[in-house]
């Protein structure tokens, strides 16, 4: 130097004018000033976990939904770490719904004897006769039984490969590989590594299931307080309701008062928190500390963060110069994906461009 | 917020609890009948089953992430 794999980040700075929301504070106050502050790594999709809230809930047991190697984190999780196993890559390293098919039920198109206890061809035995061939040796054709070696089909076919062994053949028996149990070491464990035993009756469970775990429902438009008009009840009232003039009184002349329920509406929930930077401690990490110093980091409530202009910077286009990879000059944020709505902790997904940090292969030169 | 369900030819709709060339109508092209045209008949052509994955010997069909569209309910 190319090529790659993997992980942690930024997502332009700073000033000025205009404008918007918030909250503080002043002021002659349905406004105006003033000063602070004001989006993200995904705020997304809403796929999962949870907090909070109402509601349900003696206790079993049916359903129904999810996860599924092992061991640890965690408030929990389908998340994340670490390890094991398989696979894939020359490697760094990625991938993996990765329990159970001797509990049962169901699938397996075509093809092929069969997709499960089966034999088309084929091997061997035996019998039978009016076969062929010379009356021989051989072959052949019917029958009955034995075999799964070989040949064939097929994605898969009842352990493989090799010797012995039969009539031919078969774990029939022997070495050696796969596999299944069991014993014994290791390791929490998932699984290694040994050694015995011929035990060898296949796939599919992102097919129904079967085991083990976990899960009550709904969601902030949850919910709780306050509470116009309107409607309902009661109650008082032309023997005067209620207003009006400080009062006595006068003047007018028809409603008024309470109660209940909780619309419209406003308040609370609402943003100081399983907070955030830095470092320190224990752990291989994930993460954990009732460990230390710093911080305040949007809270609207149909929803505000926007527009413009200067000057750096880094990326990029263009031009010149030539020591062909520098150097100088211009141009200009045009340079992603995207916009919080009760709130956390993930997962997926998009994402212009840059920086780090470990590693791999391959090539040179030292 | 909280939640269903659907994508297959240019349209509108089939494909059984995964089985092999994904059919049909209608639209569009040729050819045939007609004086022409419309009817008919006959023949041919169009599909990466929204997209990426991954389960399986085999995926439209099953799972899982997107993309798009329509619906419910407070």
């Nucleotide at each position: 130097c190319g090529a790659g794999c993997c992980u942690g980040c930024c997502g332009g700075g700073c000033g000025g004018u205009c404008g918007c929301g918030u909250c503080u504070c002043g002021c002659g106050a349905a406004g105006c000033g003033a000063g602070a502050u004001g989006a993200g790594g995904a705020a997304a999709g809403u796929c999962c976990g949870g907090a909070c809230u109402c509601c349900g809930c003696a206790g079993g047991g049916c359903g129904c939904g999810g996860u599924g190697c092992u061991g640890g984190c965690u408030a929990a999780c389908g998340g994340c770490c670490a390890g094991g196993c398989g696979g894939c890559g020359u490697g760094a390293g990625c991938c993996g719904a990765c329990g159970g098919a001797a509990a049962g039920u169901g699938c397996a198109a075509c093809a092929g004897a069969a997709a499960g206890a089966c034999a088309c061809c084929a091997c061997c035995c035996g019998a039978u006769a009016a076969c062929c061939g010379a009356u021989g040796a051989g072959g052949g054709a019917u029958c009955g039984g034995g075999u799964a070696a070989g040949g064939g089909u097929g994605a898969a076919a009842u352990g493989g490969u090799g010797c012995g062994g039969u009539a031919a053949g078969a774990g029939c028996g022997c070495a050696c590989c796969a596999g299944c149990g069991c014993c014994g070491c290791a390791g929490u464990g998932a699984u290694g590594c040994g050694g015995c035993g011929g035990c060898u009756c296949g796939g599919c469970a992102a097919a129904c299931c079967c085991c083990a775990c976990c899960g009550g429902g709904a969601g902030c438009a949850a919910u709780g307080c306050c509470a116009a008009a309107a409607c309902g009840c009661g109650c008082a009232u032309a023997c005067g309701a209620g207003g009006c003039g400080g009062c006595c009184c006068g003047c007018u002349g028809a409603u008024g008062c309470g109660c209940a329920g909780g619309u419209a509406g406003g308040c609370a929930g609402c943003u100081a928190g399983a907070g955030c930077c830095u470092g320190g401690c224990a752990g291989u990490a994930a993460u954990g500390c009732g460990c230390a110093g710093g911080c305040c980091c949007a809270g609207a409530g149909a929803g505000a963060u926007g527009a413009u202009c200067g000057c750096c910077u880094c990326g990029g286009g263009c031009c010149g110069g030539c020591u062909u990879g520098c150097c100088g000059g211009c141009c200009u944020a045009c340079g992603a994906c995207a916009g919080a709505a009760u709130c956390c902790g993930g997962c997926u997904u998009a994402u212009a461009g840059g920086c780090g940090a470990a590693c791999u292969c391959g090539a040179a030169c030292g | 917020g909280c939640c269903c369900c659907c994508g297959u030819a240019g349209c509108u709709c089939a494909a059984c609890a995964g089985g092999a060339u994904a059919g049909a109508g209608c639209a569009g092209g040729g050819c045939a009948c007609u004086u022409c045209u419309a009817a008919u008949g006959c023949c041919g052509a169009g599909g990466u089953u929204g997209u990426g994955a991954g389960u399986u010997c085999g995926a439209g069909u099953c799972u899982c992430g997107c993309c798009g569209g329509g619906g419910g309910c407070g």
Molecule: RNase P RNA; transfer RNA
Organism: Thermoflexales bacterium